[in-house]
């Protein structure tokens, strides 16, 4: 060097063209309790970037960047 998978909340993952992007788990707040944990309930907070296709893109093409693999 060529190829091939990936990139979405703090963390772990969903959504494979129809939109308010969802669920744990976390973090803030309030109930309960003498306190703490545990329960409940409420709130936060995300699509790597940049351009195209489309009425409409997390989804599809293209290119840069990144994380892994395979192969000389």
């Nucleotide at each position: 060097g060529g190829c091939c998978u990936c990139g979405u909340a703090g963390u772990u993952c969903a959504a494979u063209g129809g939109a308010u992007a969802g669920a744990a788990u976390g973090g803030g707040a309030g109930u309960u309790u003498c306190c703490u944990a545990a329960a409940c309930u409420u709130u936060u907070g995300a699509u790597a970037c940049a351009g195209g296709u489309u009425c409409g893109a997390u989804u599809c093409c293209u290119g840069u960047c990144g994380a892994g693999g395979c192969u000389a």

About this RNA:
Transfer RNA from Flavobacterium cyanobacteriorum, 72 nucleotides, folded computationally. The source organism's lineage runs through Bacteria, Flavobacteriia, Flavobacteriales, Flavobacteriaceae and Flavobacterium. Rfam family: tRNA. The family's RNA type in Rfam is transfer RNA.